[in-house]
The prediction has a mean pLDDT of 84. This is a predicted structure of a 477-nucleotide part of an RNA (small-subunit ribosomal RNA, 3' major domain) from an uncultured prokaryote.

Context: one part of a larger RNA
């Protein structure tokens, strides 16, 4: 000077605390210890590992194991020879692969011998290859403390010096945010502003969007129009700019006009100097070891989907604010050519047929769903709940047996609201209800986004969690 203190002091935070709602009990999805196994490939481990890498393990993926095979090799450059590339049949195998054929001769150049490019086959070695090891050798990127208000410097002063002042104090503010003051006067990275959406209005612009008035139709359908909605371009609007009162006449605070919005409108992006030898040699790349007929490489077939147990997030439930039938409204955003697929049609249904129309403000996916209205059920392990099984099917893939998804039918398990503990959120949130997308041939209860309905609560800062800033104490550094 830090750091720590079951030292003070001021002062923040869904930090308690007032409230809603789970979580923990069930049965199931799913990650993970952990046993097991040939082998269940690796990594992540308090908060910050555990629906994490993985936005998608049937084959591949794959890195793991049996088991078959390769050795200049599956991919790369460089030399030498021969064959032009290419297409395609049969034989043996579980494939790799072997091995026997068949059609085929082209581009550039030529002294017409040939040479060359592109490409294959075989040789030879320089060299390849390694998701082999070591994030404690390392770059890049990433978590966190935290979008918390710090973190420093230059010159000056002070002090023998480590260093101190400057950043301390009075009030303020989300803020080292401003103002006063002062041995300090200035600056940097942070904060805020600059971006972006989203809430008003004005203008332009009027098709694929829209219809107030005319006219027309089943239907904005069609003609006509761009008033309004909406699009998507450019502009305005919010600054404590005005009032009043508080405050040191400052900074600001608390009230109020006026406006859609008022004190940072609400959201986003944006993470100072560092902590944690925090996470990644398995994205990439890159020292240094190691392996080179294997730890590299090819193919089959298993494995990552096992299963006395533990945790850990999730999604469905115990019902009546409901379940199940029937009729009936109203969103946002997105996707879509090896796609998206309408009408109509078969089929209880997952699907099938069929093809219109669409590279899409035009077609389509697409049916929003809770909700409203009628019925029924009348508190029961039930018309609640749906695991499990069994039969019988659809899809998409060479292939669903380990090990897919969905769909009838049949069965109908645990569960009556959950111990000790614990977790989220202050408003268009929480709770709840659907819809899309990324990945993807197929597969979502995760994720990511996108609207529908919409609440309770804050006395307050004693205490329990992190952080700020002075102060003090110390046998720590």
């Nucleotide at each position: 000077u830090g750091a720590c203190g079951g030292g003070g002091g001021c002062c923040c935070g869904c930090a308690c605390a007032a409230g809603c709602g789970g979580c923990g009990g069930a049965g199931c999805a799913u990650g993970u210890u952990g046993c097991u196994u040939a082998a269940u490939u690796c990594g992540a481990g308090g908060c910050a590992a555990c629906g994490c890498g993985a936005a998608g393990a049937a084959c591949c993926u794959u890195a793991c194991c049996u088991g078959g095979g390769c050795u200049u090799g599956a991919a790369c450059u460089c030399c030498c020879a021969c064959g032009a590339a290419c297409c395609u049949g049969c034989u043996a195998g579980a494939g790799a692969u072997a091995g026997c054929g068949g059609g085929g001769u082209g581009c550039c150049u030529u002294u017409c011998g040939g040479g060359g490019a592109a490409u294959g086959u075989g040789g030879u070695g320089a060299g390849a290859g390694g998701c082999g090891c070591u994030g404690c050798a390392u770059g890049g990127c990433u978590g966190u403390c935290g979008u918390c208000a710090g973190c420093u410097c230059g010159u000056g002063u002070u002090g023998u010096g480590a260093a101190a002042u400057g950043u301390u104090g009075g009030g303020u503010u989300a803020a080292g945010u401003c103002u006063c003051g002062c041995a300090a006067c200035g600056a940097g990275c942070g904060c805020a502003a600059c971006c972006c959406c989203u809430a008003u209005c004005u203008u332009u612009a009027g098709u694929u969007g829209c219809c107030a008035g005319c006219a027309u139709u089943a239907a904005g359908u069609u003609g006509g129009g761009c008033a309004c909605u909406c699009u998507a371009g450019a502009g305005a609007g919010a600054c404590u700019g005005c009032c009043u009162g508080g405050g040191u006449u400052a900074a600001c605070c608390a009230g109020g006009a006026g406006g859609a919005a008022g004190g940072u409108g609400g959201g986003g992006a944006u993470g100072a100097c560092g902590u944690c030898a925090a996470g990644u040699c398995c994205u990439c790349a890159u020292g240094g070891c190691c392996c080179u007929u294997a730890u590299g490489u090819c193919c089959a077939g298993g494995g990552c989907u096992a299963c006395a147990c533990a945790c850990g997030u999730a999604a469905u439930a115990c019902a009546a604010u409901g379940g199940u039938c029937a009729a009936u409204a109203c969103a946002g955003a997105g996707g879509g050519a090896u796609g998206c697929g309408a009408a109509c049609u078969c089929g209880c249904g997952a699907g099938g047929g069929g093809a219109a129309g669409c590279a899409a403000a035009u077609c389509u996916c697409a049916a929003a769903a809770a909700g409203c209205u009628g019925a029924u059920c009348u508190c029961a392990g039930u018309c609640c709940g749906g695991a499990u099984u069994g039969g019988a099917g659809u899809c998409u893939g060479c292939a669903a047996c380990u090990c897919g998804a969905c769909u009838c039918c049949a069965u109908g398990a645990a569960g009556u609201u959950g111990g000790a503990a614990u977790c989220g959120c202050u408003a268009g949130u929480a709770a709840u209800c659907g819809u899309g997308g990324a990945u993807c041939a197929g597969c979502a209860c995760g994720c990511c986004a996108c609207g529908g309905u919409g609440a309770a609560u804050a006395c307050g800062u004693u205490c329990c969690c992190g952080g700020g800033c002075c102060u003090u104490g110390u046998a720590c550094a």
RNAcentral holds the full RNA, with entries from ENA.